């Protein structure tokens, strides 16, 4: 300094109900596949606490990668 879906990430001046790109599963199309449309599911936001009417955010502590 970083930790968010199965990879890459965003989202960090606290309230829109957690997203997007690939991937994955289904359908349309195709002799099959692939591609293109079209829609699904998938997340206890590292782990416990603590502030607040309300935390992905703020504060502690513990763990794991970096430099």
């Nucleotide at each position: 300094c970083c930790g968010u879906a199965g990879c890459u990430c965003a989202g960090u001046g606290g309230a829109u109900u957690a997203g997007a790109g690939c991937a994955u599963c289904u359908g349309u199309c195709u002799u099959c596949g692939g591609a293109a449309c079209a829609g699904a599911g998938g997340g206890u936001c590292g782990u416990g606490g603590g502030u607040u009417c309300g935390a992905g955010u703020c504060c502690c502590u513990c763990c794991g990668g970096g430099u």
Molecule: transfer RNA
Organism: bovine gut metagenome